[in-house]
A computed fold for a 103-nucleotide RNA from Pelosinus fermentans JBW45, annotated as SAM riboswitch aptamer (S box leader).
RNA sequence: CUCUUAUCGAGAGUGGUCGAGGGACUGGCCCGAUGACACCCAGCAACCGGCAGUAAUGCAGUGGUGCUAAUUCCAGCAGGAUGAGAAUCCUGACAGAUAAGAG
Numbered sequence: 001c002u003c004u005u006a007u008c009g010a011g012a013g014u015g016g017u018c019g020a021g022g023g024a025c026u027g028g029c030c031c032g033a034u035g036a037c038a039c040c041c042a043g044c045a046a047c048c049g050g051c052a053g054u055a056a057u058g059c060a061g062u063g064g065u066g067c068u069a070a071u072u073c074c075a076g077c078a079g080g081a082u083g084a085g086a087a088u089c090c091u092g093a094c095a096g097a098u099a100a101g102a103g
Base pairs, nucleotide, nucleotide: 001103002102003101004100005099006098007097008096013041015040016039017038021031022030023029025076026075027074028073042068043067044066047064048063050059051058052057072095077092078091079090080089081088082087
């Protein structure tokens, strides 16, 4: 990097350092010097791993990851519902993220 499977409407700081961009992409809409993003600490969760169990499942959270604004912030493609229209809503894909496995 590619493929497979699963999940993505819950949860998590009034902390420290730094100092200008950040929220994947595009469009919107937001966050940000009342200090974002990132890093450290702290925390959340429980995919793998651990323990119990025939299993379903449960327990802990010491290990490997992950996560801690907004539903994956919303939409991007296709179909459908309502509507005079503007628009709103629903379903599925695509894209993305994370885990586990394979190449």
Model confidence (mean pLDDT): 87 of 100. Rfam family: SAM riboswitch aptamer (S box leader). Gene Ontology term of the family: regulation of gene expression.